[in-house]
RNA sequence: CAGGUAAAACAGACAGUCGCCGCGCGGCAAUUGCUGCGGGGAGGAAAGUCCGGGCUACACAGGGCAAAAUGCCGGCUAACGGCCGGGCGCGGUAACGCGACGGAAAGUGGAACAGAAAGCCAAACCGCCGAUGGCUGCCGCAAGGCGGCACAGGUAAGGGUGAAAAGGUGCGGUAAGAGCGCACCGCGCAGACGGCAACGGACUGCGGCAGGCCAAACCCCAUUUGUAGCAAGACCAAACAGAACGCAUUGACGCGGCCCGCCGAGCGUUCGGGUAGGUUGCUUGAAUCUGCCGGCAACGGCAAAUCUAGAUGAAUGACUGUCCGCGACAGAACCCGGCUUACCGUUUUGCCUGCCCC
Repeated sequence: CAGGUAAAACAGACAGUCGCCGCGCGGCAAUUGCUGCGGGGAGGAAAGUCCGGGCUACACAGGGCAAAAUGCCGGCUAACGGCCGGGCGCGGUAACGCGACGGAAAGUGGAACAGAAAGCCAAACCGCCGAUGGCUGCCGCAAGGCGGCACAGGUAAGGGUGAAAAGGUGCGGUAAGAGCGCACCGCGCAGACGGCAACGGACUGCGGCAGGCCAAACCCCAUUUGUAGCAAGACCAAACAGAACGCAUUGACGCGGCCCGCCGAGCGUUCGGGUAGGUUGCUUGAAUCUGCCGGCAACGGCAAAUCUAGAUGAAUGACUGUCCGCGACAGAACCCGGCUUACCGUUUUGCCUGCCCC
């Protein structure tokens, strides 16, 4: 310098004018309201609503069935299906990435085409053999010997089919072959060793060797899961129906306080329920940030500082000017931790590979 890889930060900037939603301090009105000043006002995903937790209401002795999710090991955490570290497998020269990564030597099931054969005990299309048995030729007095056929049969070496045909190489062995025997490699089991563990290796012994693939097919094993969600829930409470008590045709209540007068059948108080409406839940929180300490890390501890939207027909906008690289995906609705998905681009850092120069 080029290519790659892992992560982090930003995601138009500045100024002015006019608005919108909350908050604080004032002023006017004193019920709503009007107004001045100050300060705050979307995101890395606010999204999908896929997991987990807080919070709230209801449910809940214990056990089982069903269903769903998860599935190597250790750690972190409020918790997780998340994250960190490690193991194993696969891909990559590497940095690094990806993996539902328990069980197919319990059972059931599935697999196009090709092929003789595709699932317990395997399987003979071509090929090889035909020792043994059979048929047969020759030799021999006989016992038997030397041949031929490929009939019974043997054979998984070689060829062919296929993604896959019962471990690989070599030597022996055989009629021909074959873990049939042996050596090495591979595999399985047991033990010791290293590691908390998953697991590991150039350790030791045993076994000639288990038997393909699919469990995000049923299934088996293990672990976890109560239901609903802020339109949860709590509080205040007009109207309206109801209950109790009291007053009232011997005139209650009402007609502005009292008396007279008028009117003429209900009225008053309390209670519990609760519609409209309102308040709350509501944003100070497993918070952010800086430093130090512990830890490989995720993360944890301590100290200091900061307050950072809270609407409810639902605000966060519009216009003007200047500048640049001309600006993507996208808009909070109870809160938080994750995952996933979308995204014009810009910058920074670590690491890897190649080339060049010193």
Bacterial RNase P class A from a Neisseriaceae bacterium, 358 nucleotides, folded computationally. Its mean pLDDT, the model's own confidence on a scale to 100, is 78. NCBI's taxonomy places the organism under Bacteria, Pseudomonadati, Betaproteobacteria, Neisseriales, Neisseriaceae. The model forms 92% of the base pairs in the Rfam consensus. The sequence is in RNAcentral, with records from ENA. It is recorded under the gene name rnpB.